RNA sequence: GCCCCGUUCGUCUAGCCCGGUUAAGGAUAGUGGCCUUUCAAGCCAUUGACGCGGGUUCGAAUCCCGCACGGGGCA
Numbered sequence: 001g002c003c004c005c006g007u008u009c010g011u012c013u014a015g016c017c018c019g020g021u022u023a024a025g026g027a028u029a030g031u032g033g034c035c036u037u038u039c040a041a042g043c044c045a046u047u048g049a050c051g052c053g054g055g056u057u058c059g060a061a062u063c064c065c066g067c068a069c070g071g072g073g074c075a
Stems, first nucleotide, its partner, number of pairs: 001074007010028004020058001030046005051067005
């Protein structure tokens, strides 16, 4: 230098191929409550995310381009 894969709540992960039922789901963690003599467990509620920029489109986490970061391969 070229090619391929990946980046989503604090953490792990689904959704992307095939755009619309998504105020982006689940688990765990956090917070509040119930229960309990108390704690744990359990139950209920709640908080919290699409790496950055641009494009296409009525509509983008999803498609296209560039960049950043991580991993792999070739030279």